[in-house]
RNA sequence: GCGCCAUUAGCUCAGUUGGCAGAGCAGCAGACUCUUAAUCUGAUGGUCGGAGGUUCGACCCCUCUAUGGCGCA
Repeated sequence: GCGCCAUUAGCUCAGUUGGCAGAGCAGCAGACUCUUAAUCUGAUGGUCGGAGGUUCGACCCCUCUAUGGCGCA
């Protein structure tokens, strides 16, 4: 220098015809308990790495870019 992969909640990751952004864990509140733990219930938490473009509509398609990883030279 070139190519490929990853980037989504505090953490680990889903989200595959472009049509309401999700799960588990953690944290929070409640129930249960003499208390804690465990268990159960509930709500909260997101500029989908960043910037443009296409589209009625973008996590998803296109371009550029940032960080990390792998390969080639």
Model confidence (mean pLDDT): 81 of 100. Transfer RNA from an uncultured Clostridia bacterium, 73 nucleotides, folded computationally. Rfam family: tRNA. By type it is a transfer RNA.